[in-house]
Molecule: transfer RNA
Organism: Thermoleophilaceae bacterium
Parts: sequence; structure tokens; C1' cells
RNA sequence: UGGGGAGUGGGGUAAUCGGCGGCCCGGACGGCUUUGGCCCGUCAAGACCCGGUUCAAAUCCGGGCUCCCCAG
Repeated sequence: UGGGGAGUGGGGUAAUCGGCGGCCCGGACGGCUUUGGCCCGUCAAGACCCGGUUCAAAUCCGGGCUCCCCAG
């Protein structure tokens, strides 16, 4: 430099041929318990960035950023 892939809560990981963002771990609060732990309930927290298309974008398009792989 060229080609390909990836980017989703604090961490991990789903949902796509456009329409609700869910699960697990972790965290906070409460219940239970003599205490802790286990268990149960509730809650907070997310789309890499900027634009475009559309009634509607995690998803489609363009440009960037970071990381991984291949080639030179």
C1' cells in the first nucleotide's frame, strides 16, 4: 500500500435478507439467613464516529477510526 473480516451495557455473546435490542457473568437495592454464601425479586447500564436512504436503520449505502488475517 492492496484485499478480506470484525466493532452491540463494566466483560462475553445473540437477534439481519429493515419494524421489540435479549441472554449469561458482574454491579446496586430488597427478601431469605444469627452473619456470610446459595437462592428469589426489582433496578441501572449498550449499537465505534460522522453523514445518506427510508415512515422506520444494530441491520442497507458513503466516508473515517481501531483491531485481526492474507499478499506485496